[in-house]
RNA sequence: AAUCUUUUUUGCCAAACCCUUCGCGAGUUGGGGACGGAAAGCUACGGGUCUCUUAAGAUAGCCGAGCUGCAUCC
Repeated sequence: AAUCUUUUUUGCCAAACCCUUCGCGAGUUGGGGACGGAAAGCUACGGGUCUCUUAAGAUAGCCGAGCUGCAUCC
């Protein structure tokens, strides 16, 4: 470095919707709830989409990028 075989536990997050918090709004906080996720952890850096008082803002579970973390085997 390649191929084949075997292998697993504990868990984690939380879509829509409902109640609630904040916001002009997109959205967001907390709770319930699970559509899904192996980075659905963090970062608005690039693009997209959305909002707007057109200054800006939102979205990381839209795509990319950066950083970080966990499990198994070797």
c-di-GMP-I riboswitch aptamer from Pseudodesulfovibrio sp., 74 nucleotides, folded computationally. Rfam family: c-di-GMP-I riboswitch aptamer. Its family is annotated with cyclic-di-GMP binding in the Gene Ontology. Model confidence (mean pLDDT): 79 of 100. The source organism's lineage runs through Bacteria, Pseudomonadati, Desulfovibrionia, Desulfovibrionaceae and Pseudodesulfovibrio.